[in-house]
Context: one part of a larger RNA
Formats: sequence, structure tokens, C1' cells
RNA sequence: UGGCGGGGGAGCACCACAAGGGGUGGAUGCUACUGCUUAAUCGGAUGCAACGCCGAAAACCUCACCAGGGGAGACGGCAGGAUGAAGGUCAGGCUAACGACCUUACCUGACGAGCCGAGAGGUGCUGCAUGGCCAUCGUCAGCUCGUGCUGUGAAGUGUCCGGUUAAGUCCGGCAACGAGCGAGACCCGUGCUCUUAGUUGCUAAUUCCUGCUCCGGCAGGGAUGCACACUAAGAGGACUGCCAUCGUCAAGAUGGAGGAAGGAGCGGGCGACGGUAGGUCUGUAUGGCCCGAAUCUCCUGGGCUGCAAGCGGCAUACAAUGGGCGGAACAACGGGCUGCGACUCCGUAAGGAGGAGCUAAUCCUCAAAUCCGCUCGAAGUUCGGAUCGAGGGUUGAAACCCACCCUCGUGAAGGUGGAAUCCCUAGUAAUCGCGGGUCAUCAUCCCGCGGUGAAUACGUCCCGGCUCCUUGCACA
Repeated sequence: UGGCGGGGGAGCACCACAAGGGGUGGAUGCUACUGCUUAAUCGGAUGCAACGCCGAAAACCUCACCAGGGGAGACGGCAGGAUGAAGGUCAGGCUAACGACCUUACCUGACGAGCCGAGAGGUGCUGCAUGGCCAUCGUCAGCUCGUGCUGUGAAGUGUCCGGUUAAGUCCGGCAACGAGCGAGACCCGUGCUCUUAGUUGCUAAUUCCUGCUCCGGCAGGGAUGCACACUAAGAGGACUGCCAUCGUCAAGAUGGAGGAAGGAGCGGGCGACGGUAGGUCUGUAUGGCCCGAAUCUCCUGGGCUGCAAGCGGCAUACAAUGGGCGGAACAACGGGCUGCGACUCCGUAAGGAGGAGCUAAUCCUCAAAUCCGCUCGAAGUUCGGAUCGAGGGUUGAAACCCACCCUCGUGAAGGUGGAAUCCCUAGUAAUCGCGGGUCAUCAUCCCGCGGUGAAUACGUCCCGGCUCCUUGCACA
């Protein structure tokens, strides 16, 4: 100087507690992992920070694994080769298949994998040789430098103390005075107002046409207009600026006014010096090592989907704040050309046949929870939907292993889940659907979007942890 302590002090955070809300842990299913099994069940990731992770889609491909089969050596040297190298081909054999190989024969005419060296290639090894990227400490507030001063020196001071802040944020003091990286500022979105603009968006007022009419008007289409809404470019707006109290006349804190918004408005991007020999050689790059006619490469089939058991994450439930049937509403983000597909017809449906429009503010895709009415009446049920049977549809060369969807039948466990444990402070949790990614097909995944919309703190350091100061140390 650091690190550590079942030392002390101060401060902080729903990856802490408290006050609350909803879960997980029990059931079934999906998915990942361990283990076991297997010819193979490719490999990596393993406390937080592995386990719906790499993988934002394993039928083939992917593919790295297994079984079987085939192909291929730039360049150089040696042996071989016009007494015919390599190649091609009918037929037969071998085979899952193939002039790949074998038999017989023909065509062609100069090179040649038999050996040695050397390559191409390698999802072969080493992330403890590396770059790059990422995770995490860290939703942290720290990490340093120049000069000066102190100390023989390592080093200290500054960075400490009092207050304050989300913050080493700021104020005051001080042998320090300044500065840099970080914090902040900055950038994006969102919330209010104004200006500009008006098609593909909007249609209030005015007006035309058509239909209906209870003659009051209503619905659809057009003109007109840019009011409103929206779109997208610019500007304004918030600064503790104003008032009161507290505070050191400070920084600031508490309350109030005005305001769409108030003390960082809210949400995000941005992650200091470094640590974890953290993760990735299987994205790519790359040192070294290895394989080199196989550890290269191609094909067929299988496997990654196996199933006594254990564990993580999620989906659906156990019902009446609910299930079923009928009717009626209201979004946003997005996507669309070997694409989105209105609409018509066929089909119980999945879907099929035809097919307008749209390279899209123009066309297409556009909710569910919700509301109204009826029904069920506490039951393993009109709850719940696993499992299995039958029939059908779609994608694809191909759905047996091993896809998705529809209809009918079957209807399992499940009666709110032990010890324990996770997330969350507001348009949040919870709940409801929608879009996109991947994608031929396949979403209970991931990334977004909007709808409905709470309860309870507004505190503390008790638990586990982090930061700073201080103290002890036989540790470095």
C1' cells in the first nucleotide's frame, strides 16, 4: 500500500428487508441440463454471472456424432508409360445405388497417386499462447495525473473533515493548487404548445348523387376544404426561475403557487482504471500442435427427439371475478413480389378452386380480455384438458423413426401445492390479445406492440450484500 475480521462508524439498493401484489416449489405438458442407455444419442456453457443459453427454428440439408459406401494430392523427385498412361462405353456381376469395382470387348491417345517430400482442407486440440466481441463486479462512484509540500524510503497529501447529493454532485474548511477518465452534460423516444406542409392521411362547415325515412334526419359515395386528427421537420417550454420555512448570508432540503410537465419529468442509449487466466479457437481472424488419403470431402440411412431417476425455466389448469352458446364494440408496433392476398364458390372444419388490388400513409393483414342476453349450480362437474383410436388437410423429392393443422370419439393427473424460494413501487405488477424474427412446413421461444389495470412502502440497516472512513492483523 492492499486484502481480510463471528472490530467500530456513516451511507445505499425491491438482483436487500419491512408493508403489500403475483408466482415458483405439488399436477400434466413443452423446453434446457445432469444421469443412465445407446452403433451414435456431436460439442460447448456449470453459484450469483450454466440450465427456452451458443441454437433468431435438428425429418434430408444443417452436422461437427454413428453405420455403410464413394471421391480427391498444387509443385518437386523416384520407379512406370506409344510393347498404350489416364479417361469413356453396351451387356453381365457386385450393391440400397453407382464403368466405384470386377469380367469380356470396343473407342480414344500422353500422361501418371505405386513410393518419398510437400500441399489443399480440417466445427481436429489448446479461450491457460491470442485478437476481436461479450458477460460480470456495476441500477457501483470511483480510478488517476502535473506541480508543490511531507517522509531516508516504499509512499502520503490532493481523494481528508463538516454539511449536501442519484453521484469524488456541489458548498464551506484544510499544504495544497489545478487537471484528466468516469458521474453529469450529450443522443433517441415519450408527455404540452406553436410554426411549416396536405397526399396515399383527415372531412367540421358548404354542396351534389344514391338508398332508407317515424319527414326531425340517417347511411354510403363524390366535390370542396386543411378546421380537427394524423404524419414529420423546425421552434418554444423546466431553470429550485418565484413565494414561505429550515440551513452557515452556502450547497441544498421541506411545503406552496403557476404549469401539460417540478426539482434528473418519465423510459432508453452511453458502462471509467481495472479484476474474474470469466465465456467464445464451433461466427470470423490467428500463434503453436496434430490429421493428411484420412481427423479432408461427398452420398444413403440412422442419431442429436432414446428414458428407472434428479433439477432449472415456461405453458395449461385445478373453476362461478368461471365454463359454454348467441349478439355488439374498441388498438398499436409491424410485415408483404417466385410475397400479402380482398371477394365469390365448394367443404362441418383444416383447407381447396378461381382471383380484384397492392413494389403499398393508397391494396391486404387488422384483436382478445370487455359489454349485453341465455344457460350450467358446486359435482372430478357443461371444470380441466393429458393420453389414445378413427377419418381428413397442408408443406416438402420424402412426414415410420420425427412436422403442423382440422373433425368425431376417448376423456388422465389435478380440490391452490412441505421445507424453501423468485419478481415487482405506476400506466408498474397482474391479466388480455396482436405483430415481427427464425422460417418450404413447424412457436408454450425470443424481440417488440398496444388493451384492461391494482395493492402497499415513501421507511430501515434486522437478514444477505455494496460503497466510504476508521481500527486490529502471525496474510501478500

Overview
The prediction has a mean pLDDT of 82. Small-subunit ribosomal RNA, 3' major domain from a Candidatus Micrarchaeota archaeon, 476 nucleotides, folded computationally. It was read from a public genome assembly. Rfam family: Archaeal small subunit ribosomal RNA. Rfam links the family to the GO terms structural constituent of ribosome and ribosome.